[in-house]
Molecule: transfer RNA
Organism: uncultured Coriobacteriaceae bacterium
RNA sequence: GGGGGCAUAGCUCAGCUGGGAGAGCGCUUGACUGGCAGUCAAGAGGUCGCGGGUUCGAGCCCCGCUGUCUCCA
Numbered sequence: 001g002g003g004g005g006c007a008u009a010g011c012u013c014a015g016c017u018g019g020g021a022g023a024g025c026g027c028u029u030g031a032c033u034g035g036c037a038g039u040c041a042a043g044a045g046g047u048c049g050c051g052g053g054u055u056c057g058a059g060c061c062c063c064g065c066u067g068u069c070u071c072c073a
Base pairs, nucleotide, nucleotide: 001072002071003070004069005068006067007066010025011024012023013022019056027043028042029041030040031039032038049065050064051063052062053061
C1' cells in the first nucleotide's frame, strides 16, 4: 500500500426480508429470610463509532472517515 471482518446498554452479544431498539450478566428498588447469600418481581441505563446520501421510513442499503482484528505484499 491492497483485500476482508467487526463497531448496538457498564460487560458479552442478538436484531431474520428496511417499519416494535432487545437478551444474559452487572446496577437500583421491593418481597421472601433473624441477617448474609440466594430466589422471585419491578425499574433505570442507548446520538446503534463519526459525517453525508437513498427512502414515506435506516441498527439494517450506498459513499467517505476513524478505531480494531485478520490476510496478501